[in-house]
RNA sequence: CUUAUCCAGAACGGCGGAGGGAGCGGCCCUAUGAUGCCAGGCAACCGGACUAGCUGUCAGCGGGACAGCGGUACACGGUGCUAAAUCCGACGCCCAUAGUUGGGCGAAAGAUGAG
Numbered sequence: 001c002u003u004a005u006c007c008a009g010a011a012c013g014g015c016g017g018a019g020g021g022a023g024c025g026g027c028c029c030u031a032u033g034a035u036g037c038c039a040g041g042c043a044a045c046c047g048g049a050c051u052a053g054c055u056g057u058c059a060g061c062g063g064g065a066c067a068g069c070g071g072u073a074c075a076c077g078g079u080g081c082u083a084a085a086u087c088c089g090a091c092g093c094c095c096a097u098a099g100u101u102g103g104g105c106g107a108a109a110g111a112u113g114a115g
Stems, first nucleotide, its partner, number of pairs: 001115006013038003019029003024089003040082003045078003049072003053069006086109001091106006
């Protein structure tokens, strides 16, 4: 940089001791011990496993091999995640509203995987 996903899911514990939720605004979590680390847990993105479906190639009459797509199970390998929807908002458009504000869609930013 490209692309997919981001309203599901997931401790009681041990260590440790003051900040944390990316940044800004809000609103929250936190000495009833946060963030972090360990352990535990969740999850099917990639790999691996299985496959009675579809397609293609090869083989050639044995109903086979391989590849792609689809499907299934799994936490085995590589990652990831484990308060609140990515906690909410910001920018644009639309709808409602007297104002304030509320709702919908999209974008931006961010996170994670794969390339």
Model confidence (mean pLDDT): 79 of 100. Predicted 3D model of a 115-nucleotide RNA (SAM riboswitch aptamer (S box leader)) from a marine eukaryotic metagenome. The RNAcentral record of the sequence draws on MGnify. Its Rfam family is "SAM riboswitch aptamer (S box leader)". Rfam links the family to the GO term regulation of gene expression.